A computed fold for a 1506-nucleotide RNA from a marine sediment metagenome, annotated as small-subunit ribosomal RNA.
[in-house]
RNA sequence: AGAGUUUGAUCCUGGCUCAGAACGAACGCUGGCGGCGUGCCUAAUACAUGCAAGUCGAACGAGAAAGCUCCCUUCGGGGAGUGAGUAGAGUGGCGCACGGGUGAGUAACACGUGGGUAAUCUGCCCUCGUGUCUGGAAUAACUCGGGGAAACCCAGGCUAAUACCGGAUGCGGCCUAGAGAUCUUCGGAUCUCCUGGAGAAAGGUGGCCUCUUCUUGAAAGCUACCGCACGAGGAUGUGCCCGCGGCCCAUUAGCUUGUUGGUGAGGUAAAGGCUCACCAAGGCCGAGAUGGGUAGCUGGUCUGAGAGGACGAUCAGCCACACUGGAACUGAGACACGGUCCAGACUCCUACGGGAGGCAGCAGUAGGGAAUUUUGGUCAAUGGGGGAAACCCUGAACCAGCAACGCCGCGUGUGGGAUGAAGGCCCUCGGGUCGUAAACCACUGUCAGGAGGGAAGAACAGUGCCGAGGCCAAUACCCUCGGUACCUGACGGUACCUCCAAAGGAAGCACCGGCUAACUCCGUGCCAGCAGCCGCGGUAAUACGGAGGGUGCAAGCGUUGUUCGGAAUUACUGGGCGUAAAGCGCGUGCAGGUGGUUCGGAUAGUCGGGUGUGAAAUCCCCGGGCUCAACCCGGGAACUGCAUCCGAAACUCUCGAGCUAGAGUCCCGGAGAGGAAGGCAGAAUUCCCAAUGUAGGGGUGAAAUCCGUAGAUAUUGGGAGGAAUACCAGUUGCGAAGGCGGCCUUCUGGACGGUGACUGACACUCAGACGCGAAAGCGUGGGGAGCAAACAGGAUUAGAUACCCUGGUAGUCCACGCUGUAAACGUUGCGGACUAGGUGUCGGGGGUAUUCACCCCUCCGGUGCCGGAGCUAACGUUUUAAGUCCGCCGCCUGGGAAGUACGGCCGCAAGGCUAAAACUCAAAGGAAUUGACGGGGGCCCGCACAAGCGGUGGAGCAUGUUGUUUAAUUCGAUGCAACGCGAAGAACCUUACCUGGGCUUGACAUCCGGGGAAUCUCCGUGAAAACGGAGAGUGCCUUAGGGAGCCCCGUGACAGGUGCUGCAUGGCUGUCGUCAGCUCGUGUCGUGAGAUGUUGGGUUAAGUCCCGCAACGAGCGCAACCCUUGCCCUUAGUUUCCAGCGGUUCGGCCGGGUACUUUAAGGGGACUGCCGGUGUCAAACCGGAGGAAGGUGGGGAUGACGUCAAGUCCUCAUGGCCCUUAUGCCCAGGGCGACUCACGUGCUACAAUGGCCGGCACAGAGGGCAGCGAACUCGCGAGAGCAAGCAAAUCCCAAAAAGUCGGUCUCAGUUCGGAUUGGAGUCUGCAAUUCGACUCCAUGAAGGCGGAAUCGCUAGUAAUCGCGGAUCAGCCAUGCCGCGGUGAAUACGUUCCCGGGCCUUGUACACACCGCCCGUCACGCCAUGGAAGUUGGGAGCACCCGAAGUCAUCUUGUAAAGAGAUGCCGAAGGUGAGACUGAUGACUGGGGCGAAGUCGUAACAAGGUA
Repeated sequence: AGAGUUUGAUCCUGGCUCAGAACGAACGCUGGCGGCGUGCCUAAUACAUGCAAGUCGAACGAGAAAGCUCCCUUCGGGGAGUGAGUAGAGUGGCGCACGGGUGAGUAACACGUGGGUAAUCUGCCCUCGUGUCUGGAAUAACUCGGGGAAACCCAGGCUAAUACCGGAUGCGGCCUAGAGAUCUUCGGAUCUCCUGGAGAAAGGUGGCCUCUUCUUGAAAGCUACCGCACGAGGAUGUGCCCGCGGCCCAUUAGCUUGUUGGUGAGGUAAAGGCUCACCAAGGCCGAGAUGGGUAGCUGGUCUGAGAGGACGAUCAGCCACACUGGAACUGAGACACGGUCCAGACUCCUACGGGAGGCAGCAGUAGGGAAUUUUGGUCAAUGGGGGAAACCCUGAACCAGCAACGCCGCGUGUGGGAUGAAGGCCCUCGGGUCGUAAACCACUGUCAGGAGGGAAGAACAGUGCCGAGGCCAAUACCCUCGGUACCUGACGGUACCUCCAAAGGAAGCACCGGCUAACUCCGUGCCAGCAGCCGCGGUAAUACGGAGGGUGCAAGCGUUGUUCGGAAUUACUGGGCGUAAAGCGCGUGCAGGUGGUUCGGAUAGUCGGGUGUGAAAUCCCCGGGCUCAACCCGGGAACUGCAUCCGAAACUCUCGAGCUAGAGUCCCGGAGAGGAAGGCAGAAUUCCCAAUGUAGGGGUGAAAUCCGUAGAUAUUGGGAGGAAUACCAGUUGCGAAGGCGGCCUUCUGGACGGUGACUGACACUCAGACGCGAAAGCGUGGGGAGCAAACAGGAUUAGAUACCCUGGUAGUCCACGCUGUAAACGUUGCGGACUAGGUGUCGGGGGUAUUCACCCCUCCGGUGCCGGAGCUAACGUUUUAAGUCCGCCGCCUGGGAAGUACGGCCGCAAGGCUAAAACUCAAAGGAAUUGACGGGGGCCCGCACAAGCGGUGGAGCAUGUUGUUUAAUUCGAUGCAACGCGAAGAACCUUACCUGGGCUUGACAUCCGGGGAAUCUCCGUGAAAACGGAGAGUGCCUUAGGGAGCCCCGUGACAGGUGCUGCAUGGCUGUCGUCAGCUCGUGUCGUGAGAUGUUGGGUUAAGUCCCGCAACGAGCGCAACCCUUGCCCUUAGUUUCCAGCGGUUCGGCCGGGUACUUUAAGGGGACUGCCGGUGUCAAACCGGAGGAAGGUGGGGAUGACGUCAAGUCCUCAUGGCCCUUAUGCCCAGGGCGACUCACGUGCUACAAUGGCCGGCACAGAGGGCAGCGAACUCGCGAGAGCAAGCAAAUCCCAAAAAGUCGGUCUCAGUUCGGAUUGGAGUCUGCAAUUCGACUCCAUGAAGGCGGAAUCGCUAGUAAUCGCGGAUCAGCCAUGCCGCGGUGAAUACGUUCCCGGGCCUUGUACACACCGCCCGUCACGCCAUGGAAGUUGGGAGCACCCGAAGUCAUCUUGUAAAGAGAUGCCGAAGGUGAGACUGAUGACUGGGGCGAAGUCGUAACAAGGUA
C1' cells in the first nucleotide's frame, strides 16, 4: 500500500466482498509447564445456608454458669472459695453516611472543564485562646405481677453515669441601637469603637504527699494522659449557583399558570417560586422549545497516517440506586444496601388472633442464556472502625482454588547418519517424493518426576534492658523520645539453589480455484456437498469427500459475533450534480451568509508571551526491579483544553469621517409576436336558402360502413355562425419562466443605445414566506364552425377492446374560480471577475467618405455556427464554459421495493407536497470500442430473382429414412451441409444383432517349460464348431552339444472387445465458399478497448490494379506456375494409318509408305502485345485488326484466418472408463429383406416429335488369365456344347443407341403402360424357402402430364440417346463413377425472394434476432400496508379515596415529653374521557423471490403505428 466482482473487450461511475488490528467473548477440534492479568455483557429475576460492623469496663449500674477445690448433709442436696468482676444482656459514647456492590433510572448543572459562594455547613484531625464552678429529677438493666403460639408487649417497685435538666461565670463568639473607615456590581459587604441583652461544660485513668485535713494510708491538692465546653484559624469533606462542551427523530412546531417577574412573609447550613399571600403578564422556541426514542458521565479503551469513528468491562474520579412506591426520624453528615414508618407485590412461620423477610456485599443455589469461577485460607502485610493500650472486628484487602479467557516466556531435544532401508503416495515404469526424516552412533538436560537445602515480603506496636528529656523536693514513680534484644507469615516448605535418573512423559489446528502462501491420485457424477465475494459439482473436479504431499500458525488453531480500518462509500482534512444518483418549473424577497475604496479610533475574532489549572493511572521517552518478557517501580515529557493577565494591530468584525469604479435616479432616442382591454378585417371549413345539373360521391394498401334519384358530389349566387390568422416568417424578435404571431386604438411592464448631472455601497444570494405557472382536469354560466378522448359502425387480423376508414360526445373557445403538474430541457441555479480567435445575424451608437443608398473600420447589448488552450470517463464544452476563481442557495450517496405505505399539510374531486421500512439482488448505470443484427440507408455480386427449357410433388416399382413391430429387425448419419449417405455388391460369409450349442492363455502377438518334423489321408459322434481314433510321413542348418521355422500340451504375465465417451483427442471430411477476404511488423492517433494501414476516388472475376492518403512495408488468400482440351511445328512409326505405286481371295489383306489421321514426348502460340475511342497524362473499359483461340479461351486440381463443442472412438490411431469361463472366441440357424402410415432420391410411364417390325449407318472411354471368350453347332430365349485368339493401339467383351429408309398401328386405358400373379426354365453358388438375377408362355394393375409447393440448368450447357468400369461367385445397379452421339431456348433488367462482399447508421443484442424482453393470469414461499375488531404497554389530564409522615392549630398536662383531635400537602388504589404506541384479526391491497406453466408482443433496429 491494495485486491476480487457489472463488459466480448475498454474507460468511468457505483455498490457488494476480502486481506489488518482488536475483544470481559462463545462454539468446534486439540491441549505439556510457568508468570502476570481477567472472568453473569442475559433476568435491577427469585433466593436455601454461612459469613460481610462493630467496639469501648480507662463513661455507668448490675453481674452469671459449667468445671475444680474445701466444708456440711436428712444423701434429695446445700454452702464457701475459685472460675471472674469473666461470659451474656443493659444505660452511655464513637462508628454504622466509610469500605464493598450494581447501572435500573437519569438527556439532567447528572457528568466534564473553568469559575463564583460578599449566599454555606463541616464530627473525628492539627494550631491558638479561654474555661471545666454549683445543683436537681428520672430511667433501662434488675425485681415482682400480667398478656401472647410467637414476635413481643403492659403495669408496680429500686438504681448509676461522660445519659437528662436547672443555676453561676463569659476571653472570644451571637443578637441589638449609634458613630467612623475601606471596598463596591450602588443592592450592599467588611473592619474599628461603643450601648443593651441572651447564652457553656463531664468527667475518667495512672502517679505523688511539699503544703491543709483525717492520718497504715487516703481526701482535698498537685501532676501526667485521655476527655468536656465556648471561641479563632487551618486541613478535609459537603451543599448551592454560573459560562462552555458531549446522542437520535421535525413523519414531534409550538410549549408554559408557580408558569415569568416584583413586594412581603415563611423555610433552609445556605441564594432562590423552594413555599405562601398580593400585584403585573410575562417566560421558552427554527442557533430546535415541547414531545418521543435511546443512554449512567468522565479519565480512558479499540481502531486510524491523521482528522475522525466506535465503545465506556477490569483500574481511577463523579453521579444514581439498594424488592417496588412514598415518607420522615436520628445525626457533623442520610431521606440511610445489611436503620425506622406506611402502602404494594412476592416468599416464609402461625395455635388463624397475628408475625417475619429483602445477596445490585463474599461465596453459593435455581432460573434465564451461546456464556462467566470456590458455599476456600488469613488478618502476616496494606487500609478502615472502636479503644489510652493490649487487643477485637474487617468476604475491604492479601493469598490460594477453578477456566488456554487474554498477554508474555519456555519446552516437546541437539549433532552426525544414504544400501537414499522398509512402508505410504505418485509415475511417462525410467523414476520421483515423504527424506537426514527414521533406524543407528554420539551428546545435552530446560520443563515435568524423585531427593535435599531454602528465602525476601517484618516493620510498627508490645515487653525487657540502656540512654536522654518532661513532671516533681526527688537520682523514685509516671509520661515522652532514642537505642538494643525478644516476639509476629495466610500464601508455604512457595520462589530459588543443588543432586539423581532419563530422549525417556509433552503437537495440534486450519488451509492448498482466484483474491491468497500451498498439487497430485482416488471416490462421487447438478447427487452428496462446498461457498467470504467471484463461483465450484451434470464421468477425467488442484473448488465436494478421503489419501499422499505441501503451505501457514503453533499450545494452540479455526469458526461465529461485534468495532474501527481499508471506505476519498457523508469528502473539516478530503467528493460531487450536461449524459452515470444529483440544479427547486420560474420569479419577488424578510431572516441568515457574503460584501468596493481611503483615513482614524477601539481590540471581539486573530497572533505572541506569562500565570493558574488540565487528579492519579494509561499512551510516549529515559532509567530501574522480577534470569528475559508480559508485569511492576522511579523520573521526565505530554495531556493539542479552559480561565486569567500583559502585549501586537496587518487582516475580518465594530465605531467615526470621506471617495466613486459596484448599484441606482434624471434627460434624449429608437427596436420588439412583452402584458391587459375594446373594436375591425379578409381567406377557408361547415350549415341553411335558391339555381344549374345527373348518378354517382366519399374513402382505402384494397375495401366497406357512410352520403346520394326524397337529386348528393360538382358549379353559381345569397345568408348564418364559430374558431384560427396563409403569404410576410428568418437557428428573427420579446418575456423571469410558462409562453407570445391578422389590423387599429387605449392603458401598461421590462430591456437596450447615447449624453451629461445627481445619490454615495444604497450591493449579491436567499431557508421559510409570497406570487406567476403549458396541456389535461374540476366548479358555475355562456358558446360550439372545424377538430376530437369516450362511444358506435366498417375494415384488418388467429384475435384487434389498436394502428386505417365513416361517424361522434365531453373537451378544445369566452367569463369567473380552482388545480399546481410536465422530457416545466440548454436534462447545465443566480450574481461577479478573468482567460486566443474566426464567421453570420438582430437593436443602437461612432469614424472615414459621400448628393444619397450601400460597402469598409470600430464600440455597446442580444442571438447562432466553427474553433486553439484548458477541462472532461468519454461524448463533448470553449468569452452565451462544462475553463480559472469568489459569494450564496438547492440537491445527490448502489439497484429494486417506491416517489409507494403510514402520518401531516393543501385540494370540490382527480390528486399534489413532504416521505420511509421490512424484504430482495451483485449488480443497476454512463461514454466509447469491436462485432452481430435491422420489416435502416448506399454501392456490388451469384441460375438469387426475372426470361426460358426440362423435372419433382399425383401413378406403379426400385432404393434410403422415420415410425411401428420383433427374440433380433446391429450401429452410425438428422435443416441447408442426414435420407441410391458410411455400403465400389447383407442368401452362408460379410455381421457388429437375436436364439441355441460350445471354448477359457483363448481365433491373433511376445516370453517360459515339456513334447513332436512340418504336412497329408481316412473313419466315428454331432446341425456344425468340436472331440475321439487310425494311417502315411521323418525335412533344413550345425562346431554334432544344439539351433531356426512349424505343430501339440502346460503355466502365468498377458491377449481380445465394431463395449462407452467425436462434449477428453489425433487424423480425415462436410459447410459458409473459389466467397475476397484474414492478419502481422514498425510508425502514428487514443487514458483504454482499439483505430490507422484495409477507409476515400476510379477499376476488376478478385484487398485485381491505379490515384490519393500518417502511414510504410510484409504474410496467408486472389492470380500465375500443374493436368486436360482447342491450333501449329519437331522427333518417332507398331499392333495404328493408307495419299500415291504394285498385288489381291477385295478384308490395309499383302508388298510398300511415314505424307495424313493418330499415338506420346518435346516445343511454339495469347501478352490488352498492336490500332482507335473513353478515362485523371493512371489503372482500366469499349470497339477493331490479325489469329485455331482475345481479354481468366473451355474444363480440372488447388479451399486463407476462422465458424458450426458440425461428422466420424464402427476405417485407422489414441487418453480415460468398463468386461475378463465374458461385453472375448468358435459354430448352426435366424435377423439386418418385417409393414398400417409418412418423407427424400430415382426408374418406367401416361403415348403418334410415339409404339411395334424389318433393312442400313456413325463413337469415345474402358476392361480382360481362377479372366475376356470369337467363329461354329444346339435352344424361341436366358443359355449350353466344343473351342480359335488374346496378359492386349494386334484377340475378345462389342451390338452402340437415338438416327436414317421402308412398313404397320389411328387416339382407344389402346399394338400406350408395364406392375402384379400363375406356369415353365437358364445361370452362379456347398446352398437361391425366408431372400438372387435372367429367359419364355400366360396374366395385363395404377396411370390420360399431376394441388399447395418445389428442383436443376446460361453452350457443346439443358434436354435426349446409348456405351464402359469399379465392387463382384452371382446379384436385388433404376445407384455411383466415367465416355461419347444428337443437340436447343432465354437473360429486358436488379424492384422483389435467398445467400454473400464493402461503406455507413441505430441498438437495451455479445449463446450475438432462432437475440433480448414486458405485463396480466395460475402455483409455492416471504416480508409488508389496510381492516369490523380483539388484547397489551408506558405517559399525561380530571375527579374520588386518602396510608405513613413533616408542618400548623386545638385539647390533656405545673412543665418537658407523650397521647389524642382537626386541617394543608400527600404514595399506592379506583373511576372517566381522549391521545400515543405494540401484538393480533375474517377478509383484502399491492410487492419481492422462485431451470424449463398460460396468454399475448408493449420496448430495444424506422422493433414493424418512431
The sequence is in RNAcentral, with records from SILVA. It matches the Rfam family "Bacterial small subunit ribosomal RNA".